[in-house]
RNA sequence: AAGAUGACAAAGGGAGAGAUCGUUUACGAACGACGCCGAAGGAGCAAGCUGUACUCGCAGUGAAUCUCUCAGGCAAAAAGACUUUUGUCGGACG
Numbered sequence: 001a002a003g004a005u006g007a008c009a010a011a012g013g014g015a016g017a018g019a020u021c022g023u024u025u026a027c028g029a030a031c032g033a034c035g036c037c038g039a040a041g042g043a044g045c046a047a048g049c050u051g052u053a054c055u056c057g058c059a060g061u062g063a064a065u066c067u068c069u070c071a072g073g074c075a076a077a078a079a080g081a082c083u084u085u086u087g088u089c090g091g092a093c094g
Stems, first nucleotide, its partner, number of pairs: 006089008018034001020033005035074003041070001042068003048061005
């Protein structure tokens, strides 16, 4: 100083899947049944690394938009990983 990664705040963009059936209802939704979705959250794992063993293996660590669907969701609304802009903090670098 015209300020990196990162953090916080505001505004915006933001997919998927039954407006399914039954009961109740104060019409917000709740419960049950079957069928689905993955991008809140959660869980699992590869390579690699480490230790042990000794050349087989075992244990630990280890990512996601991958996998699972516990939770959540399946008209709208709300939510929504991720992302854009602005502002603030910060201060890599010069």

A computed fold for a 94-nucleotide RNA from Alteribacillus iranensis, annotated as Glycine riboswitch aptamer. Its Rfam family is "Glycine riboswitch aptamer". About the family: This family represents the bacterial glycine riboswitch. Glycine riboswitches usually consist of two metabolite-binding aptamers domains with similar structures in tandem. The aptamers cooperatively bind glycine to regulate the expression of downstream genes. In Bacillus subtilis, this riboswitch is found upstream of the gcvT operon which controls glycine degradation. Rfam links the family to the GO term glycine biosynthetic process. The sequence was found by an Rfam model in a public genome assembly. The coordinates come from a structure-prediction model, not an experiment, and the mean pLDDT is 83.